Small-subunit ribosomal RNA, 5' domain from an uncultured bacterium, 510 nucleotides, folded computationally. It matches the Rfam family "Bacterial small subunit ribosomal RNA". RNAcentral holds the full RNA, with entries from ENA and SILVA.

Context: one part of a larger RNA
RNA sequence: GGACGAACGCUGGCGGCGUGCUUAACACAUGCAAGUCGUACGCUGAAGCCCGCGCUUGCGCGGGUGGAUGAGUGGCGAACGGGUGAGUAACACGUGGGUAAUCUGCCUCAUGCUCUGGGAUAAGCCUGGGAAACUGGGUCUAAUACCGGAUAGGACCAUUCCUCGCAUGAGGGGUGGUGGAAAGCUUCGGCGGUAUGAGUUGAGCCCGCGGCCUAUCAGCUUGUUGGUGGGGUGAUGGCCUACCAAGGCGGUGACGGGUAGCCGGCCUGAGAGGGCGACCGGCCACACUGGGACUGAGACACGGCCCAGACUCCUACGGGAGGCAGCAGUGGGGAAUAUUGCACAAUGGGCGCAAGCCUGAUGCAGCGACGCCGCGUGAGGGAUGACGGCCUUCGGGUUGUAAACCUCUUUCGCCAGGGACGAAGGGUGAUACUGACGGUACCUGGAGAAGAAGCACCGGCUAACUACGUGCCAGCAGCCGCGGUAAUACGUAGGGUGCAAGCGUUGUCC
Numbered sequence: 001g002g003a004c005g006a007a008c009g010c011u012g013g014c015g016g017c018g019u020g021c022u023u024a025a026c027a028c029a030u031g032c033a034a035g036u037c038g039u040a041c042g043c044u045g046a047a048g049c050c051c052g053c054g055c056u057u058g059c060g061c062g063g064g065u066g067g068a069u070g071a072g073u074g075g076c077g078a079a080c081g082g083g084u085g086a087g088u089a090a091c092a093c094g095u096g097g098g099u100a101a102u103c104u105g106c107c108u109c110a111u112g113c114u115c116u117g118g119g120a121u122a123a124g125c126c127u128g129g130g131a132a133a134c135u136g137g138g139u140c141u142a143a144u145a146c147c148g149g150a151u152a153g154g155a156c157c158a159u160u161c162c163u164c165g166c167a168u169g170a171g172g173g174g175u176g177g178u179g180g181a182a183a184g185c186u187u188c189g190g191c192g193g194u195a196u197g198a199g200u201u202g203a204g205c206c207c208g209c210g211g212c213c214u215a216u217c218a219g220c221u222u223g224u225u226g227g228u229g230g231g232g233u234g235a236u237g238g239c240c241u242a243c244c245a246a247g248g249c250g251g252u253g254a255c256g257g258g259u260a261g262c263c264g265g266c267c268u269g270a271g272a273g274g275g276c277g278a279c280c281g282g283c284c285a286c287a288c289u290g291g292g293a294c295u296g297a298g299a300c301a302c303g304g305c306c307c308a309g310a311c312u313c314c315u316a317c318g319g320g321a322g323g324c325a326g327c328a329g330u331g332g333g334g335a336a337u338a339u340u341g342c343a344c345a346a347u348g349g350g351c352g353c354a355a356g357c358c359u360g361a362u363g364c365a366g367c368g369a370c371g372c373c374g375c376g377u378g379a380g381g382g383a384u385g386a387c388g389g390c391c392u393u394c395g396g397g398u399u400g401u402a403a404a405c406c407u408c409u410u411u412c413g414c415c416a417g418g419g420a421c422g423a424a425g426g427g428u429g430a431u432a433c434u435g436a437c438g439g440u441a442c443c444u445g446g447a448g449a450a451g452a453a454g455c456a457c458c459g460g461c462u463a464a465c466u467a468c469g470u471g472c473c474a475g476c477a478g479c480c481g482c483g484g485u486a487a488u489a490c491g492u493a494g495g496g497u498g499c500a501a502g503c504g505u506u507g508u509c510c
Base pairs, nucleotide, nucleotide: 001510002509003508004507006506007505008504009503010502013375014374015373016372017371018370019368020367021333026331027330028329030328031327032326035076036075037074040073041072043070048065049064050063051062052061053060054059083286084285085284093210094209095208096207097206098205099204102203103202107199108198109197110196111195112194113193114192115149116148117147118146124139125138126137127136128135129134155178156177157176158175159174160173161172162171163170164169184191185190212258213257214256219249220248221247224246225245226244227243228242229241230240231239261283262282263281264280265276266275267274268273288309289308290307291306292305311322312321313320314319339365341364342363343362347361348359349358350357351356378408379407380406381405388399389398390397391396412451414446415445416444417443418442422437454499455498456497457496458495459480460479461478465494466493467492468491469490475482476481
């Protein structure tokens, strides 16, 4: 000198764009953050409309239509999106490869098929238990829920032949055998189901290389290293198991200890390098602590389940409930870090044929000079150089064209009027509708210099000097050093210098 997710002191006019718990992965009141589908299904059946009756003439009753609403079965989603950085020195990450050792819902393409039966069950009704959470029994019922049968190019197993490869092997054809599919809904336009193959996307596993400190850690290891058989997985493998062998790693630093999420990047620097990993993007790990599996295409699953533990809450003492490292918000810790806001209008996501519903993702607004950038606090003229202040050699000097005064302008702010882009779509077949931000940006008009300057420094380094007070006191200080009676170094004042809505100080890095 530069930089910062900064803090502190003094000060503070406006706007745009960013950014904001670095500490206790401390504990959390309250609300919201994941639902959706009636074109899968059985119940429930509101308003409205139509008809009939009663009749007190605007109400009641009955029937039909209609389909709101509510819980339930079923499907898809809930494994995304959002948060955090605790753990992790590791194939976790980066980069380059391998998978002939693998999987992949929804989506796209291709080729077929979609036949025929059955028994339940939730909701409902009846009846129990319990303070509650919840739960038992009986009985009725539906499905794209569940289970049989049929069909089968293809799948799998055995065998044989051909082609190919970097080894294990891969692909294709023939023969024999094995066990196997499906579901309907519809406003008739469509939406689905099943099988196989290909693609896409995503994921799993393996390998080469690379990136911290420590030897005041020198030896470490028994599933350890390898083999065979078996098990397990979507898949290779000591991943697991039985047996056999005795190996494997290490001064090119094993093992241990400390620290730490990694990267694209960011800061600095001429570069080499050094430091960092906030925001944004990719990957990983975690979700009160520890362990476990279930469901599923995908989890060992933040707002799912089970067990154990700590903590908090409810209780009728028998037993139950909970997990903000989602968005706000609270307490606590701290030098320190924001609103219990608006909207789904846009972008994106889930479900749905769609309309649409949900979405604290997101878009916006609020707060903070926390940062960067821009603008303003007026412009021109104006000397007898006013008054006042300060200094003085008492002549004057300086503040100083500064002010007053004259002329002019009106950015920003204030008042009034107008007023967006962002909107593409979707529905219907007629010309209407859709904006949180926001009456915001912007435009026009109006008044009036009117409402808007501070902070640090002035001994040298380092730009800027005098007076008074103080008297090694009070104090200053980054280094050298100032202060003990004329202090340009302390304090105040005048003046000056530097930056400026900021200026200084502290901390950290180069």